[in-house]
The RNA shown here (THF (Tetrahydrofolate) riboswitch aptamer) has 96 nucleotides and comes from a pig gut metagenome. The coordinates come from a structure-prediction model, not an experiment, and the mean pLDDT is 78. The RNAcentral record of the sequence draws on MGnify.
RNA sequence: CAGAGUAGAAAACCGCGCGUUAAGUGCCUGCCGAACGGAGAGUUGUCGGCGGGACGAAAAGCGAAACGCUUGCGGUGCGGUUUUCGCAUCUCGCUG
Numbered sequence: 001c002a003g004a005g006u007a008g009a010a011a012a013c014c015g016c017g018c019g020u021u022a023a024g025u026g027c028c029u030g031c032c033g034a035a036c037g038g039a040g041a042g043u044u045g046u047c048g049g050c051g052g053g054a055c056g057a058a059a060a061g062c063g064a065a066a067c068g069c070u071u072g073c074g075g076u077g078c079g080g081u082u083u084u085c086g087c088a089u090c091u092c093g094c095u096g
Base pairs, nucleotide, nucleotide: 001096002095003094008085009084010083011082012081013080014079015078016077017076018074019073020072027053028052029051030050031049032048033047034046038092039091040090041089059071060070061069062068
C1' cells in the first nucleotide's frame, strides 16, 4: 500500500399466516434496552420493547348461512432459497 472476513439489510421467488369489522406497514416524537468483521472502543447511525401524535385503504364472486370457500387488495407478519450490498468511525490484529 492492497485485500479477506460478521451481525445484518434490500430485492425476486416459494411456503404458511394476519388484516380487509383496519390491525399491520410507512412518517414524527418520549422513555428504556440490544447488537454492531478476530480483539478493544463505539455514535448524532441501526434494530427492538412500551407509550404519545399526524396521515391513511379494495373489494368482488360463490353460498341458505358463517370472513365458510375462491380470487384480489395491504409500502402486511414469519420461515426458506437465490442474488446484491455489508463492520458509521477509531486503534490493534490477520493475509499478500